[in-house]
Context: one part of a larger RNA
Formats: sequence, structure tokens, C1' cells
RNA sequence: CUCAGGCUAAGGAACUCGGCAAACUAGCCCCGUAACUUAGGGAGAAGGGGUGCCUCUGGUAUGUGAAGAUCUUCGCGAUUGGAGCAGAACGAGGUUGCAGUGAAAAGUCCCAAGCGACUGUUUACCAAAAACACAGGACUCUGCGAAGUCGAACACGACGUAUAGGGUCUGACGCCUGCCCGGUGCCGGAAGGUCACGAGGAGAUGUUAUCCUUUGGGAGAAGCAUUGAAUUUAAGCCCCGGUAAACGGCGGCCGUAACUAUAACGGUCCUAAGGUAGCGAAAUUCCUUGUCGGGUAAGUUCCGACCUGCACGAAUGGCGUAACGAUUUGGGAACUGUCUCAGCCUGAGACUCG
Repeated sequence: CUCAGGCUAAGGAACUCGGCAAACUAGCCCCGUAACUUAGGGAGAAGGGGUGCCUCUGGUAUGUGAAGAUCUUCGCGAUUGGAGCAGAACGAGGUUGCAGUGAAAAGUCCCAAGCGACUGUUUACCAAAAACACAGGACUCUGCGAAGUCGAACACGACGUAUAGGGUCUGACGCCUGCCCGGUGCCGGAAGGUCACGAGGAGAUGUUAUCCUUUGGGAGAAGCAUUGAAUUUAAGCCCCGGUAAACGGCGGCCGUAACUAUAACGGUCCUAAGGUAGCGAAAUUCCUUGUCGGGUAAGUUCCGACCUGCACGAAUGGCGUAACGAUUUGGGAACUGUCUCAGCCUGAGACUCG
């Protein structure tokens, strides 16, 4: 010096990203206990007091309950009985140490805010959380040979039957959940447009029995073969409606009040509609350490406001919320070697010799 422990004058977080680590607290009994609250909690809130031993109270209260007795339906029954065993407390007096839950073991607490309601789950071996789940809410599909999953079949769903089952979103509870259906999706509609295979077969072409011929060639029925127009023809799409707790979206410019400033008001352009309630420098605010207030001697963090929301906003839920959390942030009390600033001690290493 390293590691693991123990102690420390005075100060007491001045340490540090941050009280990390350590310390304080601690059992039992009694007193006492706030805001808030879903009336259950919060709560062991907080904060105080007591605690040893001896004598007495007292072998008392109390607990357990034998033998015996009586009854008997003869039961491992009922009633009675109190032996034996165990054995306090309240209270009174005394006594002792620095110290009495004398060692060990055994909550630190409070205030405020964010997030998530909660118990739970998770990255086996760097993340335990605000992530996942959750009860509750909603939409949607499914009438049973259900939808859905697997897929050859079986099977599951379910030996269930819409108070059931599948999918998706949200996430206790309280108050609520605004406007937009133009786009995309889904649902419904069937008049019209478009449209596949198929049906259909007008017509066309090839071939040639035959005929004509200037002997070069030409015309050409049936059959066979190759094509093939009109017409007809489903879903879908176009079209017409609905639907946002479906995917999603929720404006700009200019002017205006008798100080100034601001604009309840007006004009205009665009849109499917122009963000309602609530919240707001926020886990969201760039400018920004915004401005004001609080707390500090001093505060880029924190709390309360303001609103100029770069770029909150209502089940990709909004805003609150008691309880809960090895959660995150700020403050305080107590406490301490975290520190001022180190020192000593114990053990194990390192180191030296061997």
C1' cells in the first nucleotide's frame, strides 16, 4: 500500500453526479398520534415514558383438570368434584451499577412533486423500471358442424353455446371523452358504367369434287380445319350511403376600443373539419438558467404561478386521485471518518528473508 473489520478530539454532508457507503433507530408494555382519504386506511404516523434484582401482594387471580360421587339410553355419555401440575399482573417497600430488551438478534423518520392505481411479471450471465400483466372499460367477429387455430385427417375451441368464445385497443377508482367520413379501411346497397372464364356464332380464311380457260391460270358446293363480330355473363372496381373507444386529421392573413397595450368585434382566403373540456417551460419548451414568487448567505435542479404550447390534448385516452413502490426528483430532522484531515488497533495479503 490492498482487502475485511473496530475506535476516534472538534465540527457534522463542508464529501459527492447523488448522504454512495457507514452511522443513527430497533424487542415488549403504556401514553399519544396530523394533513388527506376510496372511511378500510394513513399508523409502528410523528413524539414521549417504562423495563434489572430482592421482599410482600401470592403459590393469589387465572389455566389445566386426576381420583371419587350421582345419574345413565351403559356410550370415547351427562352432572359434580376439586387433588396434582403450571402460574401472572396491578400495587407497596427496599436495593444496586456509568449504563437493567445491560451481550446477541430486532424500523431511521418527515415534507413536497413526477410516473405507474394496487399484489404480481421481465432482459438465466451489465437494465426490475415509468416497461409487461392486471381487475375494470370499449369496439368488432361468432347462432354452433360457431368464429378462430392447426391442417391430409384427427384435434383444440368445448364435452362450452352470446352472462359463451375469438381478435384489437385502453388500463383500478372519480370527473369526462369535443369537431371531421374528404383520403385509407370496414359495413351496407343495387339502378347504371367497366369486366374474366364460359355460352354464342354473323362473318372470314385454308383445302378441293366439279366447272371455265388464252393452258400461264381462274372460279369453287359439301365436308374437314383454322379463326371469329353482335349478344349473354359473377365477384371486384367505378358509383350511392354509413362508420372514428376504425387507420387517421383537427388553418392562414389583415384591421379594430377616447393614454398605451391588447382585441370581446369585423373582413378575407382555404379546408373534410379547423383543437372543445382539462392541462401546460411539462418524462413534451428549441430560443431557455423564459418571467414572477417560495425555499438557500448564494439554487442551470426543485415547488407554486404565468401562457409567447418551436412541437399537450381527450380509450396511440385527457385531467385528478387515497393506498402501494429495492421506482425517479427536490427539501428537512436525526445520525455519522462521506468530508475538513487524518490517526490508531485487529486479521488476511502484498513486501523481505528462507

Large-subunit ribosomal RNA, domain IV from Acanthopleuribacter pedis, 354 nucleotides, folded computationally.
Lineage of the source: Bacteria > Acidobacteriota > Holophagae > Acanthopleuribacterales > Acanthopleuribacter.
It matches the Rfam family "Bacterial large subunit ribosomal RNA". The family is grouped with related families in Rfam's "LSU clan".